[in-house]
Context: one part of a larger RNA
RNA sequence: ACCUACGAGUUACUCUUACUGGCAAGGUUAAGGACAAGGAUGUCCGGAGCCGAAGCGAAAGCAAGUCUUCACAGGGCGAUAUAGUCAGUAGGAGUAGACGCGAAACCAAGUGAUCUACCCUUGAGCAGGUUGAAGUUUGGGUAACACCAAUUGGAGGACCGAACCGGUAAGCGUUGAAAAGCUUUCGGAUGACUUGAGGGUAGGGGUGAAAGGCUAAUCAAACUUGGAGAUAGCUCGUACUCCCCGAAAUGCAUUUAGGUGCAGCCUCGGUAAUACCUUGUAUCAGGUAGAGCGACUGAUUGGAUGCGAGGGCUUCACCGCCUAUCAAGUCCAGAUAAACUCCGAAUGGGUACAAGGGUCAUACCGGGAGUGAGGGCAUGGGUGCUAAGGUCCAUGUCCGAGAGGGCAACAACCCAGACCAUCCGCUAAGGCCCCCAAAUAUAUGCUAAGUUGAAAAAACGCAGUAGAACUACUAAGACAGCUAGGAUGUUGGCUUGGAAGCAGCCAUUCAUUUAAAGAGUGCGUAACAGCUCACUAGUCGAGUGGUUCUGCAUGGAUAAUAAUCGGGCAUAAGCAUAUUGCCGAAGCGAUGGGAUAUGAAUAUAUCGGUAGGGGAGCAUUCCAGACGCCUAGAAGCAAGACCGGCAAGGUUUUGUGGAGCAACUGGAAAAGCAAAUGUAGGU
Repeated sequence: ACCUACGAGUUACUCUUACUGGCAAGGUUAAGGACAAGGAUGUCCGGAGCCGAAGCGAAAGCAAGUCUUCACAGGGCGAUAUAGUCAGUAGGAGUAGACGCGAAACCAAGUGAUCUACCCUUGAGCAGGUUGAAGUUUGGGUAACACCAAUUGGAGGACCGAACCGGUAAGCGUUGAAAAGCUUUCGGAUGACUUGAGGGUAGGGGUGAAAGGCUAAUCAAACUUGGAGAUAGCUCGUACUCCCCGAAAUGCAUUUAGGUGCAGCCUCGGUAAUACCUUGUAUCAGGUAGAGCGACUGAUUGGAUGCGAGGGCUUCACCGCCUAUCAAGUCCAGAUAAACUCCGAAUGGGUACAAGGGUCAUACCGGGAGUGAGGGCAUGGGUGCUAAGGUCCAUGUCCGAGAGGGCAACAACCCAGACCAUCCGCUAAGGCCCCCAAAUAUAUGCUAAGUUGAAAAAACGCAGUAGAACUACUAAGACAGCUAGGAUGUUGGCUUGGAAGCAGCCAUUCAUUUAAAGAGUGCGUAACAGCUCACUAGUCGAGUGGUUCUGCAUGGAUAAUAAUCGGGCAUAAGCAUAUUGCCGAAGCGAUGGGAUAUGAAUAUAUCGGUAGGGGAGCAUUCCAGACGCCUAGAAGCAAGACCGGCAAGGUUUUGUGGAGCAACUGGAAAAGCAAAUGUAGGU
């Protein structure tokens, strides 16, 4: 991993609702007893008790009333429309383990110190080598000690190093040879040493040279059994079929936020009735969008004027004068607001009437739920950075619970809501060169970037290109090119060391000669010089400049392995405008069939679906009644066929097997497995 077997809403009592049945203003017995009996049951007693037929009050109590009260008032609860009760079945609730499995833990009583910690008693062990304390002896020495030297001696938590005890570092091992080892290396090795045997200390206790260590591979409280099916607002799992309907992820509250209660939304039953939608007319409420503010409140820009203040001057002081300062108010102009409004829509909402649609879609009562993590998109907003596949509201929609077609793929984007069948037709979105169904369609343009078709882009830049408009010059010769000129007063004045068109300043930047030529456009010089431009003539011979707008292109353009849709496409298979065909879905239609609802029927409508509600069935085991089958072969198993059923399934043949099975009608359940890191066995 697979297969097989097992594996989860049960049972008792009480309450409640529906249905079925008995009796009914009544209904009913419980314990217990008697009788009978093969079935452990039946029949008959038993009226204790319970529910109902009357309520109100705290109660005494009164009573179709009663309580409150001074009350004959008012008000509260009742009566005036009476149906209950006992069983059975089903749905639900409560109490019990209460659908199943699952803790970490708590408590009680016991069992453990053969592991290990410490202690007690009694034993045992430590190759070999080294060092050489005290003391002793002898000699020297002293007044006597002290002291010195040499022997001897054999001390030490002394030294080196086996056994022994340990476990420093590295490697290996890591489903190991081993649930802690192996190799090399290393520490102690006469000691606070190591070790044998026997004994002691026990679970909130022991023991601990102290690490929360150890206490039998278990320790921040051992193990075993019990309380015990602890509890689990948590996770996982929860088993056959078909039919009808079909949600929610919201509000309020919550030691509440992943739970729960009530409401909302779903379903089933009952009772009532035309609910609801659209349009029109009439009418009502409103303060949003917008707009406005010499209409309030607040914020606010510039200018004019300048109450007043500040600063300066003056003065003995008062007075007075001035201002690159601030500034009330007024005037002119501009502009602002979710918590401003003199104003003010559209849409939307309420009510009434009418028309059309629509048909039980609505309301109420009662049984059963689930939901109470929502999400994307569009629009109106808050928050955030007018960030987020962000977050919080509102309105709508879809996904959720929705299949099909399109978008290459892709919950919610576009189209469209799947009862079943069909090798029929028409369309939607989207497409029609090939993959790939349908146009290598038609007409007119654009693009040259592979832009684009096919995944996003700005400010800004650009003699790209196409179109449009306006305007200037031009055969009295434009524009571009080439040839020639481009002068004089004058080196204008000032400044300056210099300043001569060209560092800088000034300005009636003048005037003259001219075809034309600036008191000078740029380069250049220390200053001149030099080159050039404006301007003019000639040559040439036809268009040439400027501005604005529009289409499509272009630069701007940067992300981590390669990359484009695959081929390809340049008069398109790209873009724009227009036109005609065609393809294209589970849409619509056609043909056949089924189910549900209404209905007598014809018929009409409906039939996507998670949580969930309701309905109808299939299968398994046993029991009762019972047609029956079976060694001439039961059940089971294997393969095949058939049957008809929407399905769960049923029947049968052959083989195997070797002894029971069972139609049908009812009843009762240990009553259906793919999942629970399910349990056991097998492979």

Source information:
Large-subunit ribosomal RNA, domain II from Dysgonomonas sp. 25, 683 nucleotides, folded computationally. NCBI's taxonomy places the organism under Bacteria, Pseudomonadati, Bacteroidia, Bacteroidales, Dysgonomonas.